Predicted 3D model of a 1374-nucleotide RNA (small-subunit ribosomal RNA) from an uncultured bacterium.
Its mean pLDDT, the model's own confidence on a scale to 100, is 86.
It matches the Rfam family "Bacterial small subunit ribosomal RNA". Gene Ontology terms of the family: structural constituent of ribosome and ribosome.

RNA sequence: AGAGUUUGAUCAUGGCUCAGAACGAACGCUGGCGGCGUGCUUAACACAUGCAAGUCGAACGCGAAAGCCGCCUUCGGGCGGCGAGUAGAGUGGCGCACGGGUGAGUAACACGUAGACAACCUGCCUUCCAGUUCGGGACAACCUCUUGAAAGAGGGGCUAAUACCGGAUAAUACCUUCCGCCGCAUGGCGGUGGGUUGAAAGGCUUGCUGCUGGAAGAGGGGUCUGCGGGACAUUAGCUUGUUGGUGGGGUAAAGGCCCACCAAGGCUGCGAUGUCUAGCGGGUCUGAGAGGAUGAUCCGUCACACUGGAACUGAGACACGGUCCAGACUCCUACGGGAGGCAGCAGUGGGGAAUUUUGCGCAAUGGGCGAAAGCCUGACGCAGCAACGCCGCGUGAGUGAAGAAGGCUUUUGGGUCGUAAAGCUCUUUUCUGAGGGAAGAGCAAAGACGGUACCUCAGGAAUAAGCACCGGCUAACUCCGUGCCAGCAGCCGCGGUAAUACGGAGGGUGCAAGCGUUGUUCGGAUUUACUGGGCGUAAAGGGCGUGUAGGCGGAUAUGUAAGCUGGAGGUGAAAGCCCCGGGCUCAACCCGGGAACUGCUUUGCAGAACUGCAUGUCUAGAGAAAGUCAGAGGCAGGUGGAAUUCCUGGUGUAGAGGUGAAAUUCGUAGAGAUCAGGAGGAACACCGGCGGCGAAGGCGGCCUGCUGGGGCUUUUCUGACGCUGAGGCGCGAAAGCGUGGGGAGCAAACAGGAUUAGAUACCCUGGUAGUCCACGCUGUAAACGAUGAGCACUCGAUGUGCGGGGUACGACCCCCCGCGUGUCACAGCUAACGCAUUAAGUGCUCCGCCUGGGGACUACGGUCGCAAGACUAAAACUCAAAGGAAUUGACGGGGGCCCGCACAAGCGGUGGAGGAUGUGGUUUAAUUCGACGCAACGCGAAGAACCUUACCUGGGCUUGACAUCCCAUGAUCACUCCAGAGAUGGAGCUUUCCCUUCGGGGACAUGGUGACAGGUGCUGCAUGGCUGUCGUCAGCUCGUGUCGUGAGGUGUUGGGUUAAGUCCCGCAACGAGCGCAACCCCUAUCACUAGUUGCCAUCAGUUCGGCUGGGCACUCUAGUGAGACUGCCGGUGUUAAACCGGAGGAAGGUGGGGACGACGUCAAGUCCUCAUGGCCCUUAUGUCCAGGGCUACUCACGUGCUACAAUGGUCGGCACAGAGGGUCGCGAGCCCGCGAGGGGAAGCUAAUCCCACAAAGCCGAUCUCAGUUCGGAUUGGAGUCUGCAAUUCGACUCCAUGAAGGAGGAAUCGCUAGUAAUCGCGGAUCAGCAUGCCGCGGUGAAUACGUUCCCGGGCCUUGUAGACACCGCCCGUA
Repeated sequence: AGAGUUUGAUCAUGGCUCAGAACGAACGCUGGCGGCGUGCUUAACACAUGCAAGUCGAACGCGAAAGCCGCCUUCGGGCGGCGAGUAGAGUGGCGCACGGGUGAGUAACACGUAGACAACCUGCCUUCCAGUUCGGGACAACCUCUUGAAAGAGGGGCUAAUACCGGAUAAUACCUUCCGCCGCAUGGCGGUGGGUUGAAAGGCUUGCUGCUGGAAGAGGGGUCUGCGGGACAUUAGCUUGUUGGUGGGGUAAAGGCCCACCAAGGCUGCGAUGUCUAGCGGGUCUGAGAGGAUGAUCCGUCACACUGGAACUGAGACACGGUCCAGACUCCUACGGGAGGCAGCAGUGGGGAAUUUUGCGCAAUGGGCGAAAGCCUGACGCAGCAACGCCGCGUGAGUGAAGAAGGCUUUUGGGUCGUAAAGCUCUUUUCUGAGGGAAGAGCAAAGACGGUACCUCAGGAAUAAGCACCGGCUAACUCCGUGCCAGCAGCCGCGGUAAUACGGAGGGUGCAAGCGUUGUUCGGAUUUACUGGGCGUAAAGGGCGUGUAGGCGGAUAUGUAAGCUGGAGGUGAAAGCCCCGGGCUCAACCCGGGAACUGCUUUGCAGAACUGCAUGUCUAGAGAAAGUCAGAGGCAGGUGGAAUUCCUGGUGUAGAGGUGAAAUUCGUAGAGAUCAGGAGGAACACCGGCGGCGAAGGCGGCCUGCUGGGGCUUUUCUGACGCUGAGGCGCGAAAGCGUGGGGAGCAAACAGGAUUAGAUACCCUGGUAGUCCACGCUGUAAACGAUGAGCACUCGAUGUGCGGGGUACGACCCCCCGCGUGUCACAGCUAACGCAUUAAGUGCUCCGCCUGGGGACUACGGUCGCAAGACUAAAACUCAAAGGAAUUGACGGGGGCCCGCACAAGCGGUGGAGGAUGUGGUUUAAUUCGACGCAACGCGAAGAACCUUACCUGGGCUUGACAUCCCAUGAUCACUCCAGAGAUGGAGCUUUCCCUUCGGGGACAUGGUGACAGGUGCUGCAUGGCUGUCGUCAGCUCGUGUCGUGAGGUGUUGGGUUAAGUCCCGCAACGAGCGCAACCCCUAUCACUAGUUGCCAUCAGUUCGGCUGGGCACUCUAGUGAGACUGCCGGUGUUAAACCGGAGGAAGGUGGGGACGACGUCAAGUCCUCAUGGCCCUUAUGUCCAGGGCUACUCACGUGCUACAAUGGUCGGCACAGAGGGUCGCGAGCCCGCGAGGGGAAGCUAAUCCCACAAAGCCGAUCUCAGUUCGGAUUGGAGUCUGCAAUUCGACUCCAUGAAGGAGGAAUCGCUAGUAAUCGCGGAUCAGCAUGCCGCGGUGAAUACGUUCCCGGGCCUUGUAGACACCGCCCGUA
């Protein structure tokens, strides 16, 4: 000293929470010792029992008993002595008013502090003065009688005193005259004269002690006063002995303290009265301090003593362990009546979370009595109980690595507990035992504590460690269990299968005989802000004025000295805190000294700047006068035109009106339209303006009257007359209320029509209060500039209204000044936004207001109101936030700009049919699993009859189908037979690996043991890798600089341009990276190089086939190059980038296509490609085998195929590709078959041979609009091929059959050029199986005006209470 928590992040506001210290504590776990302290905070609840106040024989009278001894005896006892003048009670004195307890009451002179008493008292003690004389009569005790259960009471009789009474004497006591001195008024002191009242007690040890009167002291008390210290104004008025006076009474003493009379006062916003709470202080805790909280123990003081009241005695009480009365309660009782008061010490019950022994002693200190010895003393000194607190000590020290065992963990190597333990060496504080043994007491024997402290010896590591915490705050981390369960939690928050947050363990951290928890206080909290906060938007400026109290106040002079400052005096108790020193071994604790006590008070002291006060003066504030000006300022009366509506009449005919569209409505009984006339009410177009006026609300035709305020100019006057303003008073939009008018238009309510799921709304047609006037009430508002009023100061620029000035004869322009009203902007301020001479800047004065959100502009109470309601204004409870400004992104049925087959324009499809394929669903023993909007669904699967295969049924195996290690044996494989569905098992046959140092080793097989294998089992939300998607969209970032408190911004925005963050220009940015583009591949042109394809181009031969010789010119092949760069020209454009047009060119503005996918998003997909953490299975979830299933089939969807026909079908003839594949292969010609195909076989490891006839097309023929010569499903029959095997379940061929279907609803998909459409060909997979997929070429279109709309996207901007980000958030009702 701060930290956590509102947000995606930020700053500020703001609350909540934490870390600290403390405690008379309590609770949980634990507990060795000592010292010193502390210990009913609750029921001022009730109390059994014992003790807590007595003492004095030196004030006085009386006066035992037990027992012992002696004598006597009638043996029952009696007497005497000692006990003993003792015990005992009584009279009397002193004490009992102290000490001890408690905090109920008390908001008060109760307490604290400083004073006053000239208004007082004071026993015991001290000092001084004077005295202590003469008498008297009683009452207790005692005796006796009566009475009562008792407590007790009553009668009679005797008696003493320091008890009581009378007389004497005395004054400096008391009253008073005069004089002097003094004083703050009453008055005080001294002297003097006079008057009045009125004392005493003795005792004993013979020199002491009492007693009486007086004076004084000390100490104690009483009374009064100033000042100080709680809450509530939702308590605003209180008071009749009340306030004062006169006279009296009363008291120790002033006083309405009490009484009589008189007067009518007294207190109060500086808070009376009332209500609630509370003993007060020194101090204590906390805090840097200022403060806040508190008032245990100790000290001072007050109050109380069962509750209430009262007095008596006394120096002192209205009396804790006294009296009386009343009450409640408890106890005794013979029922008549009595007794009692622990808030003394112990103790009991009760209450409570909770607080001790019915201990010892008067040895010490102190107190009472006494001459004293002494007695009494639960005050006190000690001990006991309690970790309740503070302080101190210990639970061992050294050495000891095989880093033991064991625990935990592990990547299995290790790490850690850990020198820790054991072991060895040592010590003895503590402990146990034994011995000695205090001080505390000076005289002076006597010490509760106490055989204690302390000392010595012996023994032996011996007797002694826990508690909390370990997600962040906050120091300390892993494993297991659990699985939003159980639980944790001070705040934020953890837990839904990998929890450092739950529970356990290991380890660690912190404290330690304690540790945590709970409660409370202060702190942190500048979160009530005096020190030290705020109010435009976070909570907070009163709606506005006027003005009372109050607060504050211009210049100058003099005085004063209240405030203020200095000096000095007094006080501020002790203890405590602080400093120094000392004593217990240290410390806690205790002792001595000092400082301090920030305060109050006094002053023949000092000062006079400032404030105040008094007096005088001044004019700069304020006001007045004069002149002049503007204005919807206010009130009243009058008056004008336009328009709406209504009425009357004319013209006129079918509609009008209204809406997004309609309808309700009006109209043939004549509307609407139009013309003329009339009625009536309300409001004043244009001017009109961030123009004017007003304090605000507010004010708008014109004229008149009355009236308020303001500005400017100039001089004159008053002389601080000022500012603010709690209460008060007044004004105060709209709506509303009362009474009476008025009522055209408009229009809550209401009615109807629409809209809608509904529509008590928005829209429409009507329509009443109301709106208007007069009078009265209401008193609110986003009454806002969300900004109180006043004064002063602080750069500028530019509009505008009014007035004035300058120049000028004058008007305008221009310049200057003042007042008002706007905009922009510097400094400064602000959390930022923003404000910025009209401040939210810098200062001063005064008022109002705020203190987390909700509850709540609420309830209750009060005031006001006719009512509606207004003003004032809580709490319980609840939340960890609520709220402000700004930032980034996201979103918007916000805006701007721009893209994309996004729409539009086109072409062809899907959706309807049949069948193919995938999916859902259903079914099943199983129909294995995954994929689910785009971005799952001809997807994984480039090919499920067995295999595949993961699924099902059944049959087997258990170190295993597969890997490594170990042991033993041996080659193994292959083949034959038998059983079996097969796996497998059995039998048989055959064979005998490689190297060798001959010991053996290696590979392989079989058997065995255990380590282990194995898992397409789970988790794609534990992961890697790979992939999809936004999207080939143009974006995403960084460094430095700079701006911002910061998140962040800038750069990347802007102006152009582009397919592009592409480029140019500009610019607090300058650069750079990942993306774009280019570099790579294919394709389009050409050249070169090369020539077993190509060509007769050229020559020759020819069976007319580039077939052959020959040749590489062309095509082609495949390698190297060239070519295209907005390079050239023109135009447009900022002279730029670029765009448009053109030339040349095979190709032109990225030529076409491909590969290539930024930062990231979707917890997107995949644990069943692979890899991999964790979990799970281990004679099974592994593995082998047979058969089945993945091919099921009412239905639904996706994707493709074939069609519905004539731009077509069928038949015949003829023509032209490209790219591929081929030796377990492609397979020609030839022969057979209608055909699938078969037979046989050349060639080809391929620019050579084969697959291989391309098809659409072209030529010709036919069909003639029909379920057809369209269409081919389905079915029957017959076959072919592959394969161990086509039943479940293959493809193909032929013959026959010939279904649906006649162009496909809502809806929806693809495509912008060699594209769509259409036509065929090839390949991968593959034994076989293709309408799928991947490729190839042939033929070859249409359309794009354009960007309003739908979808997706990019950039800028704007709003946001959303950030899981609009599939958001959130309100009301049920």